[in-house]
This record gives sequence, structure tokens and C1' cells, in this order.
RNA sequence: GUAGAGGUGCAUGUUUCAAAAGUACACAAGCCAAUGCUAUAAGGAGCAAAAGAAGUUUGUCAAAAGGGGAAUGUGCCGAAGAGGGAGCUUGCCUUAUCAUGUUUCUUCUGGUUGUGCAGUUAAUAGCUGUAUGACUGUCAUCUUUUUUGAAAAGGUGGAGCGCUAC
Repeated sequence: GUAGAGGUGCAUGUUUCAAAAGUACACAAGCCAAUGCUAUAAGGAGCAAAAGAAGUUUGUCAAAAGGGGAAUGUGCCGAAGAGGGAGCUUGCCUUAUCAUGUUUCUUCUGGUUGUGCAGUUAAUAGCUGUAUGACUGUCAUCUUUUUUGAAAAGGUGGAGCGCUAC
């Protein structure tokens, strides 16, 4: 440098199903009576409002996204994912925080999975962090067995910038 292996393997597209939800929004009527909206707080700016704000009750109509299951394609084996820091973008303007997207630096994780706790979420699904187990692949090392220097079984330990073949 090329080609490969791990397996409920990883990521992603499309279709479909459930759920989100009879929820949000919108509209109508009643009550009530002065504030309400632009992510949160302060300041500012703007808009709506006694021709009734916000709230609440009843009724009508009625979603979607993210996430999940199944099927089927595509790209692959640091596949990929997550944490932290910094910069930039958007959310009416300024500051701070928060959220969205993106760039970069750095840390961790071989892969799958159970359980407890915490966070997120509509959710007991899923995801993230942490602790503790199991299974499995690979390398090293030790022991045992055998058809004999290789293979199998068992123990211990390491990590993908690894391992195998050329």
C1' cells in the first nucleotide's frame, strides 16, 4: 500500500405502520375584566387589546416534527458515536443564558446487550452519562489434551493508529 474478518455490526435513503393525539393550531359561543405577544431576564423597539387582552368552560374542525417497528436499497468495518473547549450563524435590537446549525481542537468507545441511578422525551420506547454484569471477535501470555509444533479447551491481561493475508 492492497484485500479482508467480528454480527441482533455501523450509518443513511425510500415506502409503510403504530404512537405522538382527539393533543397543538384555527373557528364559534359563554363567563371574566386589563393586560398580552416577539426563547428566558434586564433595558429598548414594535404589534394586539373595553369594537374585550390574558385566563377559563363548552362545542366544531383537526395536524406535524423529532424519536420507534417492519420491508427494501445504498455506502461501509473509527464503520460510527458521544463528552468537553473555542469561533461563526439564526432566534426584532444590546448584554447574559438557552436553543438550532456549522467549523475546529481535544478526550473516550473493539462490538452487542442486561440491570440500577440521573438527564432528555408524550412515553416504561429510544438516546446520553455513570456504575456493575453477560455474550462475542482479536492479539499476547500461562495451563491441559491431542491425530504434533499446529489445533482445541480453560485462565489472565491489553486495545481498533488494533488484527489477519499478500
Lysine riboswitch aptamer from a chicken gut metagenome, 166 nucleotides, folded computationally.
The RNAcentral record of the sequence draws on MGnify.
Of the family's consensus pairs, 100% are formed in the model.